[in-house]
Molecule: transfer RNA
Organism: Microhyla taraiensis
RNA sequence: UAGAGAAUAGUAUAGAGGAAGUACGGAGGGUUUUGAUCUCUCAAGCGCAGGUUCAAUUCCUGUUUUUCUAA
Numbered sequence: 001u002a003g004a005g006a007a008u009a010g011u012a013u014a015g016a017g018g019a020a021g022u023a024c025g026g027a028g029g030g031u032u033u034u035g036a037u038c039u040c041u042c043a044a045g046c047g048c049a050g051g052u053u054c055a056a057u058u059c060c061u062g063u064u065u066u067u068c069u070a071a
Stems, first nucleotide, its partner, number of pairs: 001070007010024004018054001026042005047063005
């Protein structure tokens, strides 16, 4: 420099136009003599900016960061 991919909760990972989920982790309650376990509840998230659309995490463009390949 060129090409290709990735960015979703504290961490990891689904979701590819119509209510954003799961696991671990965190907080609180129940059980337990206490702790662990088990169980219930809660909080916390779509890199950024535009565009298309009645509606965008999803499609398009730009941009930022990052990974891989080639030179």